Predicted 3D model of a 1532-nucleotide RNA (small-subunit ribosomal RNA) from Acidaminobacter sp. QWL-03. The RNAcentral record of the sequence draws on ENA. Its mean pLDDT, the model's own confidence on a scale to 100, is 83.
RNA sequence: AUGAUUAAGAGUUUGAUCCUGGCUCAGGAUGAACGCUGGCGGCGUGCCUAACACAUGCAAGUCGAGCGCGAUUAGUUGGACUGGAGGCUUCGGCCAAAGGGAAGACUAUGAAAGCGGCGGACGGGUGAGUAACGCGUGAGCAACCUGCCCUGUACAGGGGGAUAGCCACUGGAAACGGUGAUUAAUACCCCAUAACCCCAAAGGACCGCAUGGUCCAAUGGGCAAAGCCACAAGCGGUACAGGAUGGGCUCGCGUCUGAUUAGCUAGUUGGUGAGGUAACGGCUCACCAAGGCGACGAUCAGUAGCCGACCUGAGAGGGUGAACGGCCACACUGGAACUGAGACACGGUCCAGACUCCUACGGGAGGCAGCAGUGGGGAAUAUUGCACAAUGGGCGCAAGCCUGAUGCAGCAACGCCGCGUGAGUGAAGAAGGCCUUCGGGUCGUAAAACUCUGUCCUAAGGGAAGAAGAAGUGACGGUACCUUAGGAGGAAGCCCCGGCUAACUACGUGCCAGCAGCCGCGGUAAUACGUAGGGGGCAAGCGUUAUCCGGAAUCACUGGGCGUAAAGGGUGCGUAGGCGGCUGAUCAAGCCAGGGGUGAAAGGCAAUAGCUUAACUAUUGUAAGCCUUUGGAACUGGUCAGCUUGAGUGCAGGAGAGGAAAGCGGAAUUCCUAGUGUAGCGGUGAAAUGCGUAGAUAUUAGGAGGAACACCCGUGGCGAAGGCGGCUUUCUGGACUGUAACUGACGCUGAGGCACGAAAGCGUGGGGAGCAAACAGGAUUAGAUACCCUGGUAGUCCACGCUGUAAACGAUGAAUACUAGGUGUCGGGGGUCAAAGCCCGGUGCCGCAGCUAACGCAUUAAGUAUUCCGCCUGGGGAGUACGGUCGCAAGACUGAAACUCAAAGGAAUUGACGGGGACCCGCACAAGCAGCGGAGCAUGUGGUUUAAUUCGAAGCAACGCGAAGAACCUUACCAGGUCUUGACAUCCCUCUGAAUGGCGCUUAGCAGCGCAGGUCUUUCGGGACAGAGGAGACAGGUGGUGCAUGGUUGUCGUCAGCUCGUGUCGUGAGAUGUUGGGUUAAGUCCCGCAACGAGCGCAACCCUUGCCUUUAGUUGCCAGCACAUUAUGGUGGGCACUCUAGAGGGACUGCCGGUGACAAACCGGAGGAAGGUGGGGAUGACGUCAAAUCAUCAUGCCCCUUAUGAUCUGGGCUACACACGUGCUACAAUGGCCGGUACAACGAGAAGCGAAACCGCGAGGUGAAGCAAAUCUUUUAAAGCCGGUCCCAGUUCGGAUUGCAGGCUGAAACUCGCCUGCAUGAAGUUGGAGUUGCUAGUAAUCGCGGAUCAGCAUGCCGUGGUGAAUGCGUUCCCGGGUCUUGUACACACCGCCCGUCACACCAUGGAAGUUGGGGGGACCCGAAGCCAGUGAUCCAACCGCAAGGAGGAAGCUGUCGAAGGUAAAACCAAUGACUGGGGUGAAGUCGUAACAAGGUAGCCGUAUCGGAAGGUGCGGCUGGAUCACCUCCUUU
Repeated sequence: AUGAUUAAGAGUUUGAUCCUGGCUCAGGAUGAACGCUGGCGGCGUGCCUAACACAUGCAAGUCGAGCGCGAUUAGUUGGACUGGAGGCUUCGGCCAAAGGGAAGACUAUGAAAGCGGCGGACGGGUGAGUAACGCGUGAGCAACCUGCCCUGUACAGGGGGAUAGCCACUGGAAACGGUGAUUAAUACCCCAUAACCCCAAAGGACCGCAUGGUCCAAUGGGCAAAGCCACAAGCGGUACAGGAUGGGCUCGCGUCUGAUUAGCUAGUUGGUGAGGUAACGGCUCACCAAGGCGACGAUCAGUAGCCGACCUGAGAGGGUGAACGGCCACACUGGAACUGAGACACGGUCCAGACUCCUACGGGAGGCAGCAGUGGGGAAUAUUGCACAAUGGGCGCAAGCCUGAUGCAGCAACGCCGCGUGAGUGAAGAAGGCCUUCGGGUCGUAAAACUCUGUCCUAAGGGAAGAAGAAGUGACGGUACCUUAGGAGGAAGCCCCGGCUAACUACGUGCCAGCAGCCGCGGUAAUACGUAGGGGGCAAGCGUUAUCCGGAAUCACUGGGCGUAAAGGGUGCGUAGGCGGCUGAUCAAGCCAGGGGUGAAAGGCAAUAGCUUAACUAUUGUAAGCCUUUGGAACUGGUCAGCUUGAGUGCAGGAGAGGAAAGCGGAAUUCCUAGUGUAGCGGUGAAAUGCGUAGAUAUUAGGAGGAACACCCGUGGCGAAGGCGGCUUUCUGGACUGUAACUGACGCUGAGGCACGAAAGCGUGGGGAGCAAACAGGAUUAGAUACCCUGGUAGUCCACGCUGUAAACGAUGAAUACUAGGUGUCGGGGGUCAAAGCCCGGUGCCGCAGCUAACGCAUUAAGUAUUCCGCCUGGGGAGUACGGUCGCAAGACUGAAACUCAAAGGAAUUGACGGGGACCCGCACAAGCAGCGGAGCAUGUGGUUUAAUUCGAAGCAACGCGAAGAACCUUACCAGGUCUUGACAUCCCUCUGAAUGGCGCUUAGCAGCGCAGGUCUUUCGGGACAGAGGAGACAGGUGGUGCAUGGUUGUCGUCAGCUCGUGUCGUGAGAUGUUGGGUUAAGUCCCGCAACGAGCGCAACCCUUGCCUUUAGUUGCCAGCACAUUAUGGUGGGCACUCUAGAGGGACUGCCGGUGACAAACCGGAGGAAGGUGGGGAUGACGUCAAAUCAUCAUGCCCCUUAUGAUCUGGGCUACACACGUGCUACAAUGGCCGGUACAACGAGAAGCGAAACCGCGAGGUGAAGCAAAUCUUUUAAAGCCGGUCCCAGUUCGGAUUGCAGGCUGAAACUCGCCUGCAUGAAGUUGGAGUUGCUAGUAAUCGCGGAUCAGCAUGCCGUGGUGAAUGCGUUCCCGGGUCUUGUACACACCGCCCGUCACACCAUGGAAGUUGGGGGGACCCGAAGCCAGUGAUCCAACCGCAAGGAGGAAGCUGUCGAAGGUAAAACCAAUGACUGGGGUGAAGUCGUAACAAGGUAGCCGUAUCGGAAGGUGCGGCUGGAUCACCUCCUUU
C1' cells in the first nucleotide's frame, strides 16, 4: 500500500420523572454431564475425579559377517548288531544274499543359554512437584562435552594370563548360589611404534570489553589399536583435526494472589588457597573480611507445570493451557550411586518405608502416570481388536527380526460438516379433534386418492489409488467408487408460547398443587400451575446444569468518578518519588526512519487447489515483540553556558480579637459582716419541693473570692486548620502595599515521617463564684429512669503531661494559567481643592457563557486545561470480628468474611398530611332563642335470653334506618305435619270434559272423600281451553359472594372547583393557562401576565311564592240591580272585585352621588310590590370512601335438588338485670280547667269519604242524602280572643301504672291492636360533664291533612295560624377552599417507623480445651552409597632366578547421609460445654425515639445514666420549621 474485518440493547427502586447504582436476560464457546428422542456418511475427539490399587497378555531388542559350546534336523559315509531268502552239512554245525540298522566320521542346518558389541538416556505415558533461569524471548561461554553420521591425516608390530558357558560334586522350598576342573573372542592385560595429541617449559608474534585467547616453539616426559569375511568387494579397530547433530552452563527482560506476611540471610556475601566437575562457580573445604537481599515488595503463606496456541471481545483486554507441537518435571514413596558418549535411568541396580503376592516360615518376588483390560472413585470418558502393507525407530553387511510408536478397524450424536425422512396434482374444504357469539372457525392441500422420483436403504455384478522408476508385497477391504434391479416402502423429535422474547385459547386446580433467569404468577372466570387443541423456534437433535468471555464504560490504558448519590485525608511542614520557566551549545537514553538477525512447525487471516460439496487437507503470501546496525535531532531526558518573567532576599510603609508571658481594671452573680425593715420570698401552664419570725426577699454600707470581659461588634479583621474579643507592657510569627538593589529556576505536589489539632475524657497538684452530666426531691403522666421546678457532685478555671477524635463542613485537596460584567465592604497605593473613574491583595451578593441528574456553581468555579497526592466501586452484616500498632484507661488507626436482600440512594414533580405559615368562607365559634343529657312513656339499636327471638344498616354519612304501618298473612326465623316435574314457566304422551266455586263428612290445618251442578268451536277426523295421570328436559332457592357486577343511593358538597386543544418553558415527571393585584355567593368579573382559547361545573334557562296587566268566568266570586228566606250567592243576573289558570310584563347595578386604578366592583340614595342571587325548590362537576344494597330489581360464578325448594297449623320477629340514639308528654300561673266565640291552607274519597236526623256520658251505633269532587263529604281547625275558676302545692300541675266496664276492625285482639268511660294517680319542681338546631315569616309554638292501611303513629311527608331574640366580630374549636413551606407519607398520618424482650431457623466471633496437617529450627539414631583413611586378610597378567616388589581387592573406621525417634514453639484446618452480637421469619409483648416545629428541632463527637427505643451535660453543624430584626441584593 492492497485486501479483509470493524462496536445494538432490554427488564427491575417511584404515584410518576431524571440520575446514580446493583441484580438479571438476550450472544459465543466446551475433552462436558443429565433429561427426552434418535436414519446415514465423512473428519476429529474420548478418566477433567483417586500421581488410587492392579489379575492377565503384549509394549526392547538385535547381531553367528566378534566368540566358545552346540540340542535338533537333513545328507553322505559308516557298518557294530539284526536278519535269514538260499545253499552246504559230517546233522555237531557252517556259509550266506536282500532288508532293517547302532556307535563313529564328514558336510549342511543351527534352538536354548552364555561371553562380547550396539541399543534399553529414543519412542510412548502423566502433570504430582515446581513461583524457579522452570518456561518464553534475546544474547553469551576467551568456562564446556558430544556415541552412531560426514570430511581429512596417520596407524594397526609382537606377546600374555584369565573367565562365563559346558562338565562333576554340592547348598536351598524357591529366588538364587558355592567349590573344583576345563575353554574362546572385536572381552582383559603387557611391550613396541607415534604425533600437528596430552603434561612441563626458555623465548617470540598477533588479537580481545576484562579475566584472557590464538599461533610459532628449542627441549624433556607420556599415551593407541581387533579383527570378521565367499579373502574380491566390503564391514569394522586406533589416534588427531574439522563439520554436523544433540546437550551443559551463564546473563538482560517478562512470568499469579496476599502487607491482617516487614524485615530476611552464617556457606550467608566477598576474598585467598586447595579440592571437585566435561565445564564456570561457596559446587565443597580451610583461613580472612562483614558483607548480601528488601517498600521498584525481600522473607513467609496460598495457588499453579510453562509456551506455541485455544475461547471471547470492535479493539485494548479478560479467561484457559484437553487434543496437535516445543521445553521442563516425574515414574509406588524417600535416598543413593553404578554403567555409559549420554541417566543419577518408567518396563536397570542398591538401601529404607508403605502396600500386595509366594513360602517348606529359613527366606523371597513386585511396581500399567506404555497399549488393551479390572476394581475403586465419580455427574462422567471406549476394544483384554487387526497389521507391521505404509511412515518412522532399534540391531544387523544383508536377508531379516523387533516395534500396543504408527497405520487401521471397533464403541460413543461427544463435537464439526454434509445428506435424507419424499416430489407434483389434489376442496366434498371428508372423518375426527379443539374452539364457538352455535352462524361458524381451525388443524388444512394437511390426509385420502392419482401421477412420479430413488439420495440413504436392500439384493446382485464390477472394483481401485494408497506400492516407494523392474518383479513381488495391502492390515484397512471385496472398503471407497461404478452399474443394474426393487419398492414411498424402513427413517422426527425436543423446547417454548405473561413482559424481556417469536408464539393463545379451552378445561382442571383455588396462596393448594405447583412455576420461576429477573420482574413476578396461583386466595373460583390463571394467555404465568397441570392437561388438551392450536401456534412459534431449532432440528438428528432439542432443552437443562456447570464453567469462561461478552453485554459490564460495573476497576474506566483505550474508557469512570469524589458539593448533595459511594468517595477530599481535620490542618500544615517536609523525605523519597512524580512533574517542572526562557535562550544557546552538545550527547543521543527515550523518540523517528532505513537495513540485518530472530520470530520452529502446526494454528489464524487472504488467495488458489484436492477429496461429488462442506467439515478436513495441501500450496503460496502475511504479524507484533526482542536483538543488532546505520542515520536524524523537533520534543522529553543528560551535560555545559547564560537569562529574569516563576520563587526568594533587601529597603520603605501602614492594618489586624495572630501567638506566648507578666501586670492592671470596672460592671455583675454569690458569699460574709453590720444597719434599715417585716412576712413573706422564690418558682410555674398551674403548683409543689426549697428559703424565711433563729428575721428571709427587698434596701444601704463595708469586705472576700472566682470566672467571664456588656456597649463598641460589622455576611468586619487575623490565623494552615482547630480557633482568636477588657486595658497596658515585653517577646514573637505571618500576610499586604510600594520600590526594583540582589540571587538566578533555588519551583509545584508530596507515599511513609514529623508537628499542630474544638469539646468531652484521663493522670498529678492547685482552684472552685456562677453554671452543671450523675444523683436527690417536687411536679407532669397510664407510666415519666424525660421535657418543667428546687437543690447538687465530677467537670468547667490554672500548671504540667496524655488522648487525637467532631456535621474537625464550603459536606468542595494543593498549585498554576486562561475565560462577560455589575454592586457592597476591609487594607494599601495612586490621584485630587474635594470627589469619581484607576492598580494590588482579601471578603460578600447578583449574574453571562460554560458545566451539572437536577438543585445549583459561575475570576473565591462545581467552567476550560496541566501536574501531584488522597479516596470510591450495590444495600445490610460493619467501621463489626480476628490479627497488628498506639494509649494509663476510655479508646484510636488499620480493617475482612460467612450469610442475607433486589434493591439501598440523590435531585426534582404531583398529591396527601403537619399539635407549619398567610388569606378567605360556613349557625364553625361568638351573641342569642329553644332544646337534648335528669323523669315517665313511645320507638330503634347494642347486649343478654330463647326452639326461634329472620336478615341487613355501624363515626360524621347505622340506631322513629330498609319498614309509606310483624295479631294470621306479610315472614325470609323456630317446632311439628305433608308434597317431590313440584306453589310458578315452556315442551311431549295418555285420559277426561271440565275447573274454580257451592253443600256435607273427616282433619290441628293444608289435604282427602262424597253430592248436586256444569265449556267453546268444527269440514265431526279433530282443534282451543281446562283438569287428572305419566316420563324427562327442567322449575325453584329472601342459600353464598356488594371484595366478580349492572342499576340505584349516601357522603365530602350546592363546596368552587375539575379539565382539554394549540403554543411556550423544562432532559423529564410536569409547569404555564388555573398564579399575581383587586372583587364576588361563585375559577363571578376586571386589570396584569407566554399565553390564547375551549369544555364540565357556578350563574341563567325550569317549578313555586311575592306585584301588575290581559284573556277566560264554573263547581269559584257578589260591587251594583232584582227575587226568596228569620238567616245563608239559595235564585235570576253579572264577571267589576276576590279567586281560579293560561299568556305576558316587571329588576337590569338600569339611574344619581361617593369610593376605587379612568376597571371590575363596593357603599349610600331615588323610584318601585320587590334591589343587588327578592324568598323557597328542583338541579349535585372531575372524583373520593373495594362506602351501602346479591333481601327492591337484574346478573356472573359457586352451592342445595324426596331439599337450602313447596305447603299448612302453632309460635317467634313484641322476650328484659342493663347501655345508647331519636322522639312524645311534662314538671306548670306567658299555666291548668270550665263556658262562650273568631279566622286557614295543603290534601283525600267508590270494597271509598260519608252529611242531616236519632241513640249512647263517650268510643261508637242506627241511618242513609250527596259526591269519581273549586259543586258532596272529610271539616268543629288549634293556639288566639272574652268571661269565670284554681293561688304555688307533687297541686284542679303531671299523667305513667293498674282495676273494672265498654266500643271498633278483623276467621281470630291470650301471647300481641287501637279507642272510650269510671276508678287509680308513679316518676318528675327545669336536669352533671357534655352536646344539638336555628339569622326571618326563620326559631319557638298551635292545630290540620295525606301516604301505608281491615285495624293499628308520639314516626314520616306536607299544610297553614301566631310569631321572636341576637349577630361586637373572626383570637379560638370544627369543616372546607386558595397560595406557600417541610416531609423518610403515596394503601397517602387510621401513614411511616425505632429498640429491648419472647419463639423458630441460619451463618459467624470468643472459649477450658481436643484432634489432625504441612513447614522450619534443635537434638538422637544412622541404611545404601560416593569420598577419605586403613587394609595384619586375599590376588592370574608387569618386574624379578627366587624371596619379594609394583598395583589391586575384600574387610574395618570416619565425614556426609534417607527413613525413623525425642522435646519445644509458631502457623493452618476441624471440632468444643458455654457464651457474644448479627441476619431472616405469621398478625407476639413493652413503649413512641425518628420523618411535619414529629409534638423537648434534628444530627455529629465525647462523657454519664436508664427495661428499651433513648435522656442529660459540654462543644460543634444546618442536612432546622416559624416569627422578628439587621445586612446585602434586584427593579422603577